[in-house]
RNA sequence: AUUUUUUAGUAGAGUUUGAUCCUAGCUCAGGAUGAACGCUGGCGGCGUGGAUAAGGCAUGCAAGUCGAACGAUCCUUGUGUUUACAUAAGGGUAGUGGCAAACGGGGUAGUAACAGGUAGGAACAUACCCAUGAGUCGUGAAUAACUGCAGGAAACUGUAGCUAAUACACGAUAUCCCUACGGGGAAAAGAUUUAUCGCUCAUGGAAUGGCCUGCUUCGUAUCAGCUAGUUGGUAAGGUAAAGGCUUACCAAGGCUAUGACGCGUAGGGGAGGUGAGAGCCUGACCCCCACCAUUGGAACUGCGACACGGUCCAAACUCCUACGGGAGGCUGCAGUCGAGAAUCUUCCGCAAUGAACGAAAGUUUGACGGAGCGACGCCGCGUGAUGGAUGAAGUCCUUCGGGAUGUAAACAUCUUUUAUACGUGAAGAAGUAUAUUGACAUUAGCGUAAGAAUAAGAGGUUCCUAAACUCGUGCCAGCAGGAGCGGUAAUACGAGUACCUCAAGCGUUAUCCGGAAUUAUUGGGCGUAAAGGGUCCGUAGGUGGUCCUAUUAGUCAGAUGUGAAAGAUCCGUGCUCAACACGGGGGCCGCAUUUGAAACGGUAGGACUUGAGUCUGCAAGAGGUAAGCGGAACUCAUGGUGUAGGGGUGAAAUCCGUUGAUAUCAUGGGGAACACCAAAAGCGAAGGCAGCUUACUGGUGCAGCACUGACACUAAGGGACGAAACCCUGGGUAGCGAAUGGGAUUAGAUACCCCAGUAGUCCAGGGCCUAAACGAUCUUGAUUAGCUUUUGGGAGUAUCGACCCUCUCAGAGGCGUAGCUAACGCGUUAAAUCAAGCGCCUGGGAAGUACGAGCGCAAGCUUAAAACUCAAAGGAAUAGACGGGGACUUGCACAAGCGGUGGAUCAUGUGGUUUAAUUCGACGAUAAACGAAGAACCUUACCGAGAUUAGAAACUCUAUUCAUGCGGCGCAGUAGAAAUACAUGGUCGAUAUUGUGGUAGAGCAGGUGUUGCAUGGCCGUCGUCAGUUCGUGGUUUGAAUUGUUCCCUUAAGUGGGGUAACGAACGAAACCCUCAUCGUGUGUUAUAUGUGUCACGCGAGACUGCCCCCUCUCUGAGUAUUAAUUACUUAGUAACCAGAGAGGGGGGAGGAAGGAGAGGAUGACGCCAGGUCAGCAUGACCCUUGAUAUCUCGGGCUACACACGUGAUACAAUGGGUAGGACAACGGGUCGCGACAGGGUAACCUCGAGCCAAUCCUUCAAACCUAUCCUCAGUUCGGAUAGAGGGCUGCAACUCGCCCUCUUGAAGUCGGAAUCGCUAGUAAUCGCGGGUCAGCUAUACCGCGGUGAAUACGUUCUCAAGUCUUGUACUCACCGCCCGUCAAGUCAAGGGAGCCGGGGGUGCCCGAAGUCUGUAUUUAUAUGGCCUAAGGUAAACUUGGUGACAGGGACUAAGUCGUAACAAGGCACGGCUAGCGGAAGCUGGUCGUGGAUCAAUUCAAAGAUA
Repeated sequence: AUUUUUUAGUAGAGUUUGAUCCUAGCUCAGGAUGAACGCUGGCGGCGUGGAUAAGGCAUGCAAGUCGAACGAUCCUUGUGUUUACAUAAGGGUAGUGGCAAACGGGGUAGUAACAGGUAGGAACAUACCCAUGAGUCGUGAAUAACUGCAGGAAACUGUAGCUAAUACACGAUAUCCCUACGGGGAAAAGAUUUAUCGCUCAUGGAAUGGCCUGCUUCGUAUCAGCUAGUUGGUAAGGUAAAGGCUUACCAAGGCUAUGACGCGUAGGGGAGGUGAGAGCCUGACCCCCACCAUUGGAACUGCGACACGGUCCAAACUCCUACGGGAGGCUGCAGUCGAGAAUCUUCCGCAAUGAACGAAAGUUUGACGGAGCGACGCCGCGUGAUGGAUGAAGUCCUUCGGGAUGUAAACAUCUUUUAUACGUGAAGAAGUAUAUUGACAUUAGCGUAAGAAUAAGAGGUUCCUAAACUCGUGCCAGCAGGAGCGGUAAUACGAGUACCUCAAGCGUUAUCCGGAAUUAUUGGGCGUAAAGGGUCCGUAGGUGGUCCUAUUAGUCAGAUGUGAAAGAUCCGUGCUCAACACGGGGGCCGCAUUUGAAACGGUAGGACUUGAGUCUGCAAGAGGUAAGCGGAACUCAUGGUGUAGGGGUGAAAUCCGUUGAUAUCAUGGGGAACACCAAAAGCGAAGGCAGCUUACUGGUGCAGCACUGACACUAAGGGACGAAACCCUGGGUAGCGAAUGGGAUUAGAUACCCCAGUAGUCCAGGGCCUAAACGAUCUUGAUUAGCUUUUGGGAGUAUCGACCCUCUCAGAGGCGUAGCUAACGCGUUAAAUCAAGCGCCUGGGAAGUACGAGCGCAAGCUUAAAACUCAAAGGAAUAGACGGGGACUUGCACAAGCGGUGGAUCAUGUGGUUUAAUUCGACGAUAAACGAAGAACCUUACCGAGAUUAGAAACUCUAUUCAUGCGGCGCAGUAGAAAUACAUGGUCGAUAUUGUGGUAGAGCAGGUGUUGCAUGGCCGUCGUCAGUUCGUGGUUUGAAUUGUUCCCUUAAGUGGGGUAACGAACGAAACCCUCAUCGUGUGUUAUAUGUGUCACGCGAGACUGCCCCCUCUCUGAGUAUUAAUUACUUAGUAACCAGAGAGGGGGGAGGAAGGAGAGGAUGACGCCAGGUCAGCAUGACCCUUGAUAUCUCGGGCUACACACGUGAUACAAUGGGUAGGACAACGGGUCGCGACAGGGUAACCUCGAGCCAAUCCUUCAAACCUAUCCUCAGUUCGGAUAGAGGGCUGCAACUCGCCCUCUUGAAGUCGGAAUCGCUAGUAAUCGCGGGUCAGCUAUACCGCGGUGAAUACGUUCUCAAGUCUUGUACUCACCGCCCGUCAAGUCAAGGGAGCCGGGGGUGCCCGAAGUCUGUAUUUAUAUGGCCUAAGGUAAACUUGGUGACAGGGACUAAGUCGUAACAAGGCACGGCUAGCGGAAGCUGGUCGUGGAUCAAUUCAAAGAUA
């Protein structure tokens, strides 16, 4: 080591979603292999290596041996006298004979079987071996070899002779065998050295083999029936032996759902891999068994074969040939070709172990022992060790500081495993002893020597999964096991560097197990994820109440036998260790025999009553079948009245009606369905069942506790029933109503709506057999809180009786505890906890389809796959978003009003077009009088032309130059279009060893170039809408939720109340500014002064204040009433009173202002990859001397068939013209505003007072008022366009400015569809100012004041927003998702006229060799018969390949047609069924809710009351 206990032993991750939990599949991490492939490769040991074509094979070898069985012959040596010859010894050769060759070796084709495993059995055989007993006598005829002849190419053969034996034959003997008891039959061999080896018979043994049996041994039921020697008997034959093993006769059996028969696949086991195990997969090497030997058949010999290296025949193939004939069989060892991803030397030796033969020596042995080749596997070793920081160089990265490679290297010291060289050198070896004998082997081992010397790669680095940076590329190239990565900042591609893992290997591919509890025995599920059969009855089967007795094929215990060895495991031992090998122990979970036990189970018997059933009484019911009857409605017919319409719809039309409809009355006919009762109810197994009555009939409940006595439960197959639709036959047909016709709607409308209408719906009979046949929940039994409603029965109590109350049994509902559930939910009617039985599921799609089979008249139903394809499909719940869902609320959103736009002309912006250029941006709301608060040049970014190149402007460094120098300005001048260049004179400035400038060079400048989808900042929008969040706590498995919901209220998530929440933050409000009133201070200016109407500053004032009414809440007191209670008392209700509080509404007072006084600034979390790289900043990229930089001149941004936006002016009399007269505010001003005066018709000019502004100027405001003209017209409206003449600014008004005067006098007479703004000092209308700016295109923009309205019932509708709720297949969030046809391409499978094969059998024909059996004779042949291989033929079956064609399926960024589904998806959807249609689909019938919304009823919950 064993036993028991303990211990040990079981790991997960990624991927569906916006996120979550679950279900479910896919994928990965581990181990393994007779492996292969890629890159790489030092040594040794031990193993292992043709898995595919059981395809074909050249060559050599793999089975011989024995002379002590026999004859002959040859050689060598010797003897006898040399030879001839004889003889002895030794050796060789072929032959006769004996034994072996049936073993060993190889392979796995066949075989699903007594082939294998295991445990047994009886009717057998056995050469060699062992033991015992007996015997081994006599005789004979041949034959091979050999010799001669002959044939043949050969293989080989014939013929005539000679000869031996342990070859063959005969006789004798007999322990033996058969027998009818008379009898009959069967043996032997010798050799020889005399010591043995042999031979024959018999018995027994050992061991081996043949035969039989139980159990076990793959898939398929889309294989359900199979079988004629089949099953049994009798007789005979046959065998070593039982037996239909064979034959004849007789009987009709035998097997099968516990899977026969068929088909497919396959050698089986010990064992091997994996796994915690149970299992699952496999059957290489080694061992055992079976089978095979080119394919098929057959026997012979022999102890043993129907024989791998024997024979015969047939077939295919190969070879030789003289064409007449012959030969062959590597699935033995090597080797070769072929096919293949792929698998070795034509090696050495019989030294060891074993085998054959032999008396032995020995011979033979591709068994075996060894070596060789292959990293094919396992194991071991090494490629150095120690020290060594200036942390060298190089390389990579960098935030430029540095960091990494890295003690790594260099360098120093040391060692020598391994490899190399030399030397030495085993065991394996033993045979009675001695001696001899080694393939391996120039071995292993040992010793010596020199020298770090001879030796590192592969894969990976997004996550799973250990390990990251830079560059290149730009949805390309590529990667990838899954998720996924790559579209200009890739840790995912390629490269470099660094790192990680393993290591003489490392990866990849293939396959198996594991993970996978993902087939669940251990160890899963079925309400909604896949999954309960449509329902009941019932057969086999499974399971089964209480007690007793007996028994023991299950069960339990002991013993015995067996379970080969090897392997595995434990303990040891041997190779230096290990792998490997050896020894021992246990195990081998099994089977058999035997002994016992009797709890459970079975069996037999007996008993019981609680399960089950029967009986009696009572009871309810749309339970079923048949017949009869009834009323309402509808429709038709007839008749009457009556007149022009009726009907229908969103609106219409088709349709009916003057031949009289609709309406109304009367009469009659017809068919179908049964209002109210009626319910959440009742009955039935389910489907289903409803007027009333009658007949027949099934089931159920309760009570009684009379009877039987386990009679029970479930239920594969099977049987019966089974909505609607549909089919067949015959009836019937009022209404409704698929199809169909017509009318509408529409882009279309094969629909929804309307008018008609056939099948059908109804009845009878027969089929069909499916449904969302649903409680999506199988049947039965048991256990486990309650409350409440209802149906049927009973008991108690009560009562005259009924009601009421309590309890109980059986149903039908709701809520709910424990428990369960992924959640939703279920919850005594379980989806809780147990038990029994059945059915079903295992990712989505393909598909409930194909093929096959069964059923059906058909439609079709039942059963039921695969290829291929995807990484999901799915369930429940969560947060959003959305809805042609709901409720509530708000907004100039609608409505009520006023005025506009859209029509005209012009201005301006945009698109388009044009152009050398018409620079660029912005495009629904949220672009378009926008950037631009002002394009003649400039601006300017565009175009043309001409120029410059370290640059027009900036910084640093180096070199050089300079004081009659340097720099700035630039009058006059020259060239030029200008920029620019030159330079005399003039003027100004800076300075002393530093500065400045020039020139040259080096770093660099510059860019309105690209990317707003790399960004900052800023802005628009929802929207001044009221929302958006957090901490702690609570709930939930979780995403999440609560708070933030609810009630009242508000402009407001504003405030209050309530509340598992309590608080808080960003928003709202407030704080800030302006205006309105008052007080006060000051006084530049105003005013003649006072003064303060003006200006500025400070302050007050309005806030939730005051009064009245209303609503709600709370509190108090009294009165009245009700319920329970004996009462006290408690609680409540109603009305009134008082008090307190809150909120809003209405009114009033006061007040300048009243309920936010008016306006502004202020814009939460976020949304739109919204806008801007051209305002600015900025990453990256790009251009930089013929420039995308810079400068200049000219041109363009101003074009013009057209379209759109925003405006101005009008169309006139509420007006226009002329004359006169009034009243503002905000502003601006020194390169400026510019008065007065003068000139000019005017624009404007001249002069220049005043003013750096409450002082002066701009500055006369206009509408308005008064007077007058015009009198309804294209006008005294309107002013475009155009001509002429002037003025102003500016270097310069041509392209391309503004203004003035005179003249000209267009369109336009109020604007289609549509559309915009505005709720009060608002709209409308009138003028004034400012910015930009030299001037102006301003009618724009930003401001200012004057005059000054109308209307709002209200929230139905349009638009937008918010809160709550609901549905969802959306989450890029409805501008979502998504279905089907058609068109294009690719792929796989099925059908298919056919065509071509394979397989197994059947019938018939022919029939080799051969056994058996006849015949003939010369005994060795010939010739028949039965059977049979191969072959031929015929019809079927089965299984593959191919196939025109037609149909469906799957997949494929941007094809076509529609819009079916998801929201009430715009006609709720879906199941079954029928018809129809381009397609999704539509319609009819019936069913489901897995339908939204609304209402009513009932039930239930909460609160209150009675």

Small-subunit ribosomal RNA from a Candidatus Campbellbacteria bacterium, 1506 nucleotides, folded computationally. Rfam family: Bacterial small subunit ribosomal RNA. Rfam links the family to the GO terms structural constituent of ribosome and ribosome. The sequence was found in a public genome assembly.